Notes:
The prediction has a mean pLDDT of 82. Transfer RNA from a Methanobacteriota archaeon, 73 nucleotides, folded computationally. Rfam family: tRNA. Gene Ontology term of the family: triplet codon-amino acid adaptor activity. The sequence was found in a public genome assembly. NCBI's taxonomy places the organism under Archaea, Methanobacteriati, Methanobacteriota.
RNA sequence: GGGCUCAUGGUCUAGUUGGUAUGACACCUCCCUGACACGGAGGAGAUCUCCGGUUCAAAUCCGGAUGAGCCCA
Numbered sequence: 001g002g003g004c005u006c007a008u009g010g011u012c013u014a015g016u017u018g019g020u021a022u023g024a025c026a027c028c029u030c031c032c033u034g035a036c037a038c039g040g041a042g043g044a045g046a047u048c049u050c051c052g053g054u055u056c057a058a059a060u061c062c063g064g065a066u067g068a069g070c071c072c073a
Base pairs, nucleotide, nucleotide: 001072002071003070004069005068006067007066010025011024012023019056027043028042029041030040031039049065050064051063052062053061
C1' cells in the first nucleotide's frame, strides 16, 4: 500500500425480504426469608462508531472517515 471481517444499553449479544432494537448478566424497587442466597413481579438504562447519500421511512442499502482483528505485498 491492497483485500476481507467487525463496531448495537455498564458488559456480552440477537436483529438478510428497510417499518417506532432482542435477550442474558449487572443495577434499582417490591414480594419471598428471622436474615442472606436462590426464586418471583416490576423498573431505569442504547446519539445502533462518525459524516454524507438513497427513501415516506435506514442499525439494516450506497459512498467516505475513524478504530479493532485477520490475510497478501